The RNA shown here (Bacterial RNase P class A) has 358 nucleotides and comes from a Thiohalomonadaceae bacterium. Rfam family: Bacterial RNase P class A. It is annotated as a ribozyme. NCBI's taxonomy places the organism under Bacteria, Pseudomonadati, Gammaproteobacteria, Thiohalomonadales, Thiohalomonadaceae. The sequence is in RNAcentral, with records from ENA. It is recorded under the gene name rnpB.
RNA sequence: GGAGUCGGCCGGACAGCCGCUGCGCCUUUGGGCGUGGAGGAAAGUCCGGGCUCCGCAGGGCAGGGUGCCAGGUAACCCCUGGGGGGCGCGAGCCUACGGAAAGUGCCACAGAAAACAGACCGCCGAUGGCCGGCGCUUCGGCGCCGGCACAGGUAAGGGUGAAAAGGUGCGGUAAGAGCGCACCGCGCGGGUGGCAACACGCCGCGGCACGGUAAACCCCACCCGGAGCAAGACCAAAUAGGGGAACGAUGGUGCGGCCCGCGCCGUUCCCGGGUAGGUCGCUUGAGGUGCGCGGCGACGCGCAUCCCAGAUGAAUGGCUGUCCACGACAGAACCCGGCUUACAGGCCGGCUCCUUCU
Numbered sequence: 001g002g003a004g005u006c007g008g009c010c011g012g013a014c015a016g017c018c019g020c021u022g023c024g025c026c027u028u029u030g031g032g033c034g035u036g037g038a039g040g041a042a043a044g045u046c047c048g049g050g051c052u053c054c055g056c057a058g059g060g061c062a063g064g065g066u067g068c069c070a071g072g073u074a075a076c077c078c079c080u081g082g083g084g085g086g087c088g089c090g091a092g093c094c095u096a097c098g099g100a101a102a103g104u105g106c107c108a109c110a111g112a113a114a115a116c117a118g119a120c121c122g123c124c125g126a127u128g129g130c131c132g133g134c135g136c137u138u139c140g141g142c143g144c145c146g147g148c149a150c151a152g153g154u155a156a157g158g159g160u161g162a163a164a165a166g167g168u169g170c171g172g173u174a175a176g177a178g179c180g181c182a183c184c185g186c187g188c189g190g191g192u193g194g195c196a197a198c199a200c201g202c203c204g205c206g207g208c209a210c211g212g213u214a215a216a217c218c219c220c221a222c223c224c225g226g227a228g229c230a231a232g233a234c235c236a237a238a239u240a241g242g243g244g245a246a247c248g249a250u251g252g253u254g255c256g257g258c259c260c261g262c263g264c265c266g267u268u269c270c271c272g273g274g275u276a277g278g279u280c281g282c283u284u285g286a287g288g289u290g291c292g293c294g295g296c297g298a299c300g301c302g303c304a305u306c307c308c309a310g311a312u313g314a315a316u317g318g319c320u321g322u323c324c325a326c327g328a329c330a331g332a333a334c335c336c337g338g339c340u341u342a343c344a345g346g347c348c349g350g351c352u353c354c355u356u357c358u
Stems, first nucleotide, its partner, number of pairs: 001354010012323007020037007039329001043340002046338005051228004063224005068082005083097001084095004098219002103217002105213003120158002122154003127151002129148008166184006185208001186206005191200003232280004242271006251265005287306008324327001
């Protein structure tokens, strides 16, 4: 100098004027003054929790989710550290990564065969069979050599495929084959290290035995009650229906043969009800910042300090001037922790590789 990788941060600045809105104070009730006023994602609403109500959730079924290990956390499908696997020269990145000898299903095309393996080409044809030649013969046959590829053997090689029942070499064989052996790989048992996942260029055993697929059904382990701030609580004009008390009439009506009695019908008051409207929930919180300590880290603990939108037709804007690198994605609506997605431009730091110079 070039290429790359990981992490963190900023998101026009300043000034003036005019507006909007929460809170506090003052007020002549018109207003005035002071102060606060969007984001890193406020977004998607994909996870997890707080809070609220329904309810009482103990177990089971159904359904859903998670799925290597250890830790963090209020909790998590999150985060941190580690292990296995894959990619990259490397920094580093990706990873739903439990179980396929419990069962079921599926494996297109190609190919002989896709799972109780199979045989297209090829190789062999030792053995059995057939044909020919030679030799021997007790004339029944027997032996040797050559041929055929009929029975049969084989799975090394070719070919198909994403995948074909371990790989390389030597021996072995008619040709072959874990058939035998050495090494590698695999499985099982043990040992060592590690909390564990797991690792081992430690030991022994087994020729090695049944491909892949579980974000296919399924099995195993663990977790999950439902609805959501239009949750919900309170005050309360009005209206319907309801409850109680008093009064009035001995009036009407129902039960009954009649009386008593009881129920309904009237007026007033109270309770209650809950609509319009209002108040709360509503922002002080798993909170921010700084320092110290513990931890590799996520994070935790302690001290100090700060208050930082809270609307409900719903505010957070507009204009002007100066400057620059000419300004992206986008805007709260109960709150918080994550994830994901969008983003003009810019700044800082760690590390890797290549090249050059000293």